Glycine riboswitch aptamer from Thermoactinomyces mirandus, 90 nucleotides, folded computationally.
Parts: sequence; structure tokens; C1' cells
RNA sequence: UUGAAGGCGGGAGGAGAGACCACGGUUGUGGCGCCGAAGGAGCAAGCCGUAUCAGGCGAAUCUCUCAGGCAAAAGGAGGCCCGCUGGACG
Repeated sequence: UUGAAGGCGGGAGGAGAGACCACGGUUGUGGCGCCGAAGGAGCAAGCCGUAUCAGGCGAAUCUCUCAGGCAAAAGGAGGCCCGCUGGACG
């Protein structure tokens, strides 16, 4: 000196599902119906272990729907761009 993965920060976008019903006069409570992409929970192959079984580790945009959400607002995964860090590889 090239500057990968990873980490941090910023930016622009960013889906889904009842502006449902009742009470209250207020973004609340209850009821029914739904959504999955904050968070949370679960697990496959495989690995460890055992003579074997048990057991443990084990991912997600998958599954569940606790939480959250179902007009707007807010929030919003994963990816994209920029910057910093980092230092694989050459």
C1' cells in the first nucleotide's frame, strides 16, 4: 500500500392485517376478527455424548403469536448507499 468478513453511526426507501362493535369522551377499557418484518419463544440437518437410549449445542425473512400491530402518526426485519473502524486476501 489492495481493503473481504464483522462491528458502529448516518441517510433514503420499507410490507401485512377491521378508520370493526360496545362503553367511555378520549387515543382508554372490553369483545370478536385478523397481521408478522421491533422484541420474544420453538425447531432441522449436523456436532458433542452414550455400547444403545437419554441428554446438550444448534439458523432463519420458517413456525408460534406472549408482546406488538390492523386510518394517519409513530414503530418497522432484511437489503441498499455513505462514513468510521477492522485487517481477510494480494
Its Rfam family is "Glycine riboswitch aptamer". From the family's description: This family represents the bacterial glycine riboswitch. NCBI's taxonomy places the organism under Bacteria, Bacillota, Bacilli, Caryophanales, Thermoactinomyces.